[in-house]
């Protein structure tokens, strides 16, 4: 930094994933050492024990003890317990953060200054003594002290009232003066005596510092499916209350106060410094450290004090625990440890007050789970180690392997050498400085001395801890593991599984050759740790301020208007809010950062610096603001003018359909793809004339033209808005958008009342159809149409929001104005630049900028559920979540496809000829039988195919008997001299037994036996191949290389105008070339020359039965070699090309006729049984030889063929000429007879047609014709009289006839391959069928239409919603009770201190009482959850059911 993943393949959208870093973390494997730090995130649930707050005898009495006025106790009394320590429950502002004011305050202990400490009194706890209780505790009598408490005197200062001055900020505030009120402990220690000094407490006052109280501004989560809230409420006067302001609180007035800049309600939530991520902005957190708040089982309350409404105080309610004599007590770990219970999870019932810090006290000192230490955990960082160096014969072992190599791998054994860490012994700190004590000088003041400050010296004090660290010795000994290895993402190989078992972060892996599962060898990564899971940042410009968008991807709101709001023309002066600077301050410390030191380093620690931003002061005046004064370019108005389907309203107009009347006329009309329902002899349609009604407005009409938008289309008329164009004149920024709010809004529905011609949902009925609740026809009702009222949505679309400005032109059109080569304003093509993902947009932007306003944030669930507003309903408005799924989607590309289109070829169709499909039988192929009917071939592209020939054998298949290193191949051992063949015996036979017989050869070859590596396999997989082959298709195509285009896929070329059997070939062209194809070269046939003439020929000479023979090689033939055809010639046409028409010569004309040749590729086409092959199986058998038997089976079905159904023929008889080809060699010798043709008969018939079956005799081939061979002779003589519906081959030597010959073969031929003979018809043409090419188009298909998909219904399953209720929790509103408590009232009753006249009075207490008020109760709301019979739609599941909606013109174009 970016990657993977939507697609055949691209770009662009866009979601989801992963690489990183983090953490108070758990878990799963694993674990040597150390140092730092960190350790209930859950139940603020409940707690056993301990221990966490005491001190002071130098305030106070008592007791008890002591040698010692010495030590201890409780207890009056002070001063702490309001700090320190925990938690975060509560709290959205009584909070925090930052800043500001407090002339509206408080403040013990501490500093500083002043001034002071006189005089008196009564009590009371402990104690002692009686009494109640289980206990806690309490009551009553008595004695007694203070630095406890009271009164009294001083007090300029404090406080009240008054005058006067003087200052400020309004209220005040100082200072001066009268007069009133109001306060103290003669205390303790020391020291000395001379009244006293001198510490430590005290009192008042002033100030000060510290610590708080309050009060203002501004910032501090979500949610509008929460829009109104509020009677102490808002203010005012008075009064009370406080340390103080203030509705704090109360009387009375007044009716205010808050709220779209978010009130109020509901849900989360301690807040900050900081912490984590991140380039920053942010985002996300608030674990340890610090600072603030709030809380101490839960709810109320006050006392005491300087400070609390108080974690280890108190009273009360209330739960809940303990004790308990049952009558009452008692308690409160969210303090340290700890314990039980939740939970994935979080620690020792340690040690110490040595340090630092806190209380008390003169002080020693006490106390202190604050703190300092230590233990426990891989929890987190951060450092160390498991060893270093040499060793190749590259041992051994694993594992792989092409089988001898690779790798494990210098890795180990071995040798050598260190000694972190470990063991084990010694040594050993820093942390501590001191106060204090002890002996001494000094310095001011004092009469002096204690004392104070200072300073000299000395004394004493470590929990950690015998720890850190040094040192020595020993031994390589005691110390590595995890997780990965298909992409992303560094690492691969074998087995094993066989869509199983699993695996997986996302793609996605596994279906018999799995680098994806699972072992194992081997690699890569981190490494005392490594994966895993949660979580947060990142990446994610993926909420976009920095940084995004909105024609088609998601998104512009139907459409106008106008309120806040936000934004604003041009000059000038003025302020100075924002803006800039400067100076002040704050921004705690820590943290980050930077520099520097100290632990061996590091993490960790400690200095130093430094900083974001806030407020204040001051300056500055260029922009934005404000305020003034002015301007005309923006906006508005007045004044002429044309233009308009702009808007309401009333009136008319003809044309056309219905209907009705009447006339004429007659048998059919209507309708369709074809028909039928329907209407008509009761007279229809057609025609004429007259009449009724409603609706719409032809022709002009024009990508015309009005309107904001819906929309608006005869004519007149009224009345109306809006734009435009031109001069001029006027005000003088009046202007833009616009939430909310207001209006207007097609069609369709609604409502009330009319109207109803035509159309026409629903409906009914005829067709269609497998069905047809549809497309098509005949009717036809809501509606369509008018008034008034609703509804408020639409693909309300230029899928483009409004204004304004600037950025090439070029056309064509409306309107004005003009007459200019012109300008404004409107509607339209095409286009530069620019922009786009691309299409495409392009002065009518989707370009460059400005303002405002609206929307969007993966796909389905879903514009849906529930709430709320609206509506008469219909329903619209707003608008979620659950749960799913990696992809939904845009362009544009390159195929394929289309019941899209052009253009074009093919015996493709048409025009002919002959078949096939009916019959018999042959052959093959299902099927069915069977022991077994051996496997293959199955649409074209199998089925007379494999198979060019199954009686045995082939043969692979069955049966029964038999073998087992095997019929075959290699290698060892041994044994023989033979083996083979021949001959008997038994046996079905393989084979066993006798016997005979001997060529050749001697390291050896054959045979026997044995042993074992192996042989063998027509088993399996053609979807694991090779090779061969079929098809499309002898079709014209297929590609590539530089270059251009394009962001790319891709594109040109290869397209386009002709032409051609052809991508043949010309011409144009950002193409230029080129290759595999086509054609050409091959081979044959047709013509001609030539060479050479035997086995071939024979013209001319001779001979003969015969070219037989002499002779000849001229001809015919053979077979070498050549020529000869090219649109070359002429004339037309064509573009002056290529071609193409005719034409001429020529044996043959435009590829002359056949043939071999098969581009780049589809069909997982076909063969594993031709052959080769990887993997898998068999291995006395799935191998190997033998006997029979089957592959020849038969109820049936279908291909392909032979023979016929007759006279163009059957039979008789005659009958040339012929080619291929075979015979091991042959133009010499065979096969060898050609068919057809002529002639003669038969004469329409189941026949002189036909030959099937059938008996019988033969003959061949063969070891062998039974299952199962061909042939021939006689007898037999079936079906069949030209074959439905469908289908097939053929354009010239071709169909159609007719014979002939080869391969395999012993033997078998209608088949197969080849020959030749005889010899047609028709092609207008290219509308259709089928098949191909190429442009072109549309797609939602790319396994490519045998696609791909939609919807109901059945089955499982998973969250949801509605539900009769029913359960709990929060809240609000009234109403009752009202503990405890201070407020006020009263005070029957009681009472030490003063005063007294001695009787009482000031003053006090207790009890009562009123009002607040917690808990609790009671009604009625409301709002969340939870369950819940039934039910309503969603999603998701393998191959289930209906159809076939949708994509192509998807078969009625879709929405």
């Nucleotide at each position: 930094a970016g990657a993977g993943u939507u697609u055949g393949a691209u770009c662009a959208u866009g979601g989801c994933u992963c690489a990183g870093g983090a953490u108070u973390a758990a878990c799963g494997u694993u674990g040597g050492c150390g140092g730092u730090a960190g350790g209930c995130c859950u139940a603020a649930u409940a707690c056993a024990u301990g221990c966490a707050a005491g001190u002071c005898g130098u305030a106070c009495g008592c007791a008890a003890u002591u040698u010692a006025u010495u030590u201890u106790g409780a207890g009056u009394g002070g001063c702490g317990a309001a700090c320190g320590g925990g938690u975060g429950a509560g709290u959205a502002a009584u909070g925090u953060a930052u800043g500001u004011c407090u002339a509206a305050c408080g403040u013990g202990c501490c500093c500083u200054a002043g001034a002071g400490a006189g005089g008196g009194g009564g009590a009371u706890a402990a104690c002692u003594g009686a009494a109640a209780g289980a206990a806690a505790u309490u009551u009553c009598a008595g004695c007694u002290a203070a630095u406890a408490c009271c009164c009294c005197a001083u007090a300029u200062c404090a406080u009240c009232a008054g005058a006067g001055a003087a200052g400020g900020c309004a209220u005040c505030u100082u200072c001066u003066u009268u007069g009133g009120u109001u306060u103290a402990a003669a205390g303790u220690a020391g020291c000395g005596u001379u009244u006293g000094c001198u510490g430590c407490a005290c009192u008042c006052u002033a100030g000060g510092a510290u610590c708080g109280g309050g009060a203002c501004a501004u910032a501090u989560c979500g949610u509008a499916u929460u829009a109104g809230c509020u009677a102490g409420u808002u203010g005012g006067u008075g009064a009370g209350g406080u340390a103080a302001u203030g509705g704090c609180u109360c009387a009375c007035c007044a009716a205010g106060g808050c709220g779209a800049u978010u009130a109020u309600g509901c849900g989360u939530a301690g807040c900050c410094g900081g912490g984590u991520u991140g380039a920053g902005a942010g985002a996300c957190u608030g674990a340890c450290c610090g600072g603030c708040c709030a809380c101490a089982c839960u709810g109320g309350g006050a006392c005491u004090g300087a400070g609390a409404c108080a974690c280890g105080g108190c009273c009360c309610a209330g739960a809940c625990u303990u004790c308990u004599a049952c009558g009452g007590a008692a308690g409160g770990c969210a303090g340290c440890a700890g314990u039980a219970g939740g939970g994935a999870a979080u620690c020792u019932u340690c040690c110490a007050c040595a340090a630092u810090g806190g209380g008390c006290g003169c002080a020693a000192g006490c106390c202190u789970g604050a703190u300092g230490g230590a233990g426990c955990c891989a929890u987190a960082c951060c450092g160390c180690g498991u060893g270093u160096g040499g060793g190749a014969u590259g041992a051994a072992u694993g594992c792989a392997u092409u089988u001898u190599u690779g790798u494990u791998g210098u890795a180990a054994a071995c040798c050598a050498c260190u000694g972190u860490u470990g063991u084990a012994a010694g040594g050993g700190a820093u942390g501590a400085a001191a106060a204090c004590c002890c002996a001494g000088g000094a310095u001011a003041g004092g009469a002096a001395a204690u004392g104070a400050u200072c300073u000299u010296g000395g004394c004493u004090u470590g929990a950690c801890a015998g720890u850190a660290c040094c040192u020595u010795a020993c031994c390589a000994g005691a110390a590595a593991g995890u997780c990965c290895u298909g992409u992303c993402u560094a690492a691969c190989u074998a087995c094993g599984u066989g869509c199983c078992a699993g695996c997986a972060g996302a793609c996605g892996c596994g279906g018999u050759a799995a680098u994806a599962c699972g072992u194992a060898g081997a690699g890569g990564g981190c490494g005392a740790a490594c994966g895993u899971u949660a979580u947060c940042c990142g990446g994610a410009u993926u909420u976009a301020u920095u940084g995004g968008g909105c024609g088609u991807a998601a998104a512009g709101g139907g459409a106008g208007u106008c309120u806040a709001g936000c934004c604003g023309g041009u000059u000038c002066a003025u302020u100075a809010a924002g803006u800039u600077c400067a100076c002040g301050u704050u921004u705690a410390a820590a943290u980050c950062c930077a520099g520097a030191g100290g632990c061996u380093u590091a993490a960790c620690c400690u200095c130093u610096g430094u900083c974001c931003g806030g407020c204040g002061u001051g300056a500055a005046a260029a922009c934005u603001g404000g305020u003034g004064a002015a301007c005309u370019a923006g906006a508005a108005u007045a004044a002429c003018a044309g233009a308009g389907a702009g808007a309401u309203c009333a009136g008319u107009g003809g044309a056309a359909u219905u209907c009705c009347a009447u006339g004429u006329g007659u048998a059919g009309c209507g309708g369709u793809g074809g028909a039928a329902u329907g209407c008509g002899u009761a007279g229809a349609u057609a025609u004429a004339u007259g009449g009724a009604g409603g609706a719409a407005c032809g022709c002009c009409a024009g990508u015309u033209g009005c309107g904001a938008a819906g929309g608006c289309g005869g004519c007149u008329g009224a009345u109306u808005g809006g734009a435009u164009g031109a001069u001029u004149a006027u005000u003088g920024a009046c202007g833009g958008u616009a939430a909310a709010g207001c209006u207007c809004g097609a069609a369709a529905g609604c409502g009330u009342g009319g109207g109803g011609a035509g159309c026409a949902a629903a409906u009914a009925g005829g067709a269609u159809u497998a069905g047809a609740u549809a497309c098509c026809c005949u009717a036809g009702u809501a509606g369509u149409c008018c008034a008034c009222g609703c509804c408020g949505u639409a693909a309300a679309c230029g899928u483009u929001c409004u204004u304004c400005a600037c950025u090439a032109g070029g056309u064509a059109u409306a309107g004005g104005g003009a007459u200019g080569a012109c300008c404004c304003u409107g509607u339209g093509c095409c286009g530069c630049a620019g922009c786009u993902a691309a299409c495409g947009c392009g002065u009518u932007a989707a370009g460059u900028g400005a303002a405002g306003c609206g929307c969007c944030u993966g796909g389905g669930g879903a514009g849906u559920a529930c709430g709320c507003g609206c509506g008469c309903a219909a329903g619209c408005g707003u608008a979620a979540a659950a749960c799913u799924c990696a992809a939904a989607g845009g362009a544009a590309u390159u195929g394929a496809c289309g019941g899209g289109g052009a253009c074009c070829c093919g015996c493709a169709c048409a025009a002919g000829c002959g078949g096939u499909g009916g019959a018999g039988c042959a052959u093959g192929u299902g099927g069915u039988u069977u022991a077994a009917u051996u496997c293959g071939a199955u649409g074209a592209u199998a089925c007379g195919c494999g198979a060019a020939g199954a009686a045995c054998c082939u043969u692979a298949c069955c049966u029964g008997a038999a073998c087992u290193u095997g019929a075959c191949a290699u290698c060892c051992u041994u044994u023989g001299c033979a083996a083979a063949g021949c001959u008997a015996u038994g046996g079905a036979a393989a084979c066993a037994u006798a016997g005979u017989g001997g060529a050749g050869g001697u390291u050896a070859a054959c045979a026997g036996a044995g042993u074992g590596a192996c042989a063998g396999g027509u088993g399996c997989u053609g979807c694991a191949u090779g090779g061969c082959u079929g098809u499309c298709g002898u079709c014209a195509g297929c590609u590539c290389g530089u270059g251009u285009c394009g962001u790319g896929a891709g594109a040109u070329g290869u397209u386009g105008g002709g032409u051609u059997a052809a991508g043949u070939c010309c011409c144009g062209c950002a193409a230029c070339g080129a290759g595999c194809g086509c054609a050409a070269c091959c081979c044959u046939c047709g013509c001609c020359c030539u060479u050479a003439g035997u086995u071939g020929c024979c013209a001319g000479c001779a001979u003969u039965u015969a070219g037989u023979u002499g002779g000849g090689c001229a001809c015919u033939c053979u077979a070498g070699g050549g020529g000869a055809a090219c649109c070359g010639c002429c004339g037309g046409u064509g573009a002056c090309a290529a071609g193409c028409c005719g034409g001429a010569g020529g044996a043959a004309g435009g590829u002359g006729g056949g043939g071999a040749u098969g581009a780049c590729g589809u069909c997982a086409a076909g063969u594993c049984c031709u052959c080769a092959u990887g993997g898998c199986c068999c291995u006395u058998a799935c191998a190997a030889g033998g006997u029979g038997g089957g592959c020849u089976a038969c109820a049936c079905a279908c291909g392909u063929g032979c023979u016929a159904c007759a006279a163009u023929g059957g039979c008789a008889g005659u009958g040339a000429c012929a080619a291929u080809g075979g015979g091991a060699u042959a133009a010499u010798c065979c096969c060898a007879a050609a068919a057809a043709g002529c002639u003669g008969u038969c004469u329409c018939a189941g026949u002189u047609c036909g030959g099937a079956u059938u008996g019988u005799c033969u003959u061949c081939u063969g070891c062998a014709a039974c299952u199962c061979g061909a042939a021939g002779g006689c007898a037999u003589g079936a079906a069949g009289u030209u074959g439905g519906a469908a289908u097939u081959g053929c354009u010239a030597g071709u169909a159609a006839u007719c014979g002939c010959g080869u391969a395999a073969c012993a033997g078998c031929a209608u088949g197969a391959c080849g020959c030749g003979g005889u010899g047609a018809a028709u092609a207008c043409g290219u509308u259709c069928c089928c098949g191909g090419g190429c442009c072109u188009u549309g797609u939602a298909c790319a396994c490519a239409c045998c696609g791909c998909c939609c919807g109901u219904c059945a089955c499982a399953c998973c969250a949801u919603g509605g539900g009769a209720g029913u359960u709990g929790g929060g809240u609000u509103u009234a109403c009752c009770c009202g503990a405890a408590g201070a407020u006020g009232g009263u005070g029957c009753g009681c009472c030490a201190a003063c005063c007294u006249u001695a009787g009482g009075g000031a003053g006090g207490c207790a009890g009562c009482c009123u009002g607040c008020c917690a808990c609790g109760g009671u009604a009625a709301g409301u709002u969340c959850a939870g369950c819940g019979a039934c039910u309503g739609g969603g999603g998701u599941g393998a191959a289930g059911u209906c159809g076939u909606a949708a994509c192509a013109a998807g078969g009625u174009a879709g929405c």